A computed fold for a 96-nucleotide RNA from an Alphaproteobacteria bacterium, annotated as Glycine riboswitch aptamer. The organism belongs to Alphaproteobacteria, within Bacteria. The coordinates come from a structure-prediction model, not an experiment, and the mean pLDDT is 80. Rfam family: Glycine riboswitch aptamer. Its family is annotated with glycine biosynthetic process in the Gene Ontology.

RNA sequence: UUGACCCCUGUGGGAGAGGUGGGUACGAAAAUUUGUAUCCGCGCCGAAGGAGCAACCGCCCCGGAAUCUCUCAGGCAAAAGGACCGCAGGGUAAGG
Numbered sequence: 001u002u003g004a005c006c007c008c009u010g011u012g013g014g015a016g017a018g019g020u021g022g023g024u025a026c027g028a029a030a031a032u033u034u035g036u037a038u039c040c041g042c043g044c045c046g047a048a049g050g051a052g053c054a055a056c057c058g059c060c061c062c063g064g065a066a067u068c069u070c071u072c073a074g075g076c077a078a079a080a081g082g083a084c085c086g087c088a089g090g091g092u093a094a095g096g
Base pairs, nucleotide, nucleotide: 001096002095006091007090008089009088010087011086012085013084018042020041021040022039023038024037025036026035027034028033043076044075045074049072050070051069052068056064057063058062
């Protein structure tokens, strides 16, 4: 001086599945209507997180391991969230 892997920030993209039934509370209203939240039930989804198996990998005693599997959690109009990918910036620092 440059700078992999990794981490952080901003930004763009980003799927699936019930606009489900009933109860309760609050608000609104044209006052047997409707919205939101919550609880219970049935039916579903997998790409926050979590767990399991394992191809594979390594420094091979052991360890790291998924977009696979399970759905505990989360989610099933929109919004929010969202693995992952792109761009920009920052941090660390192997190596050159």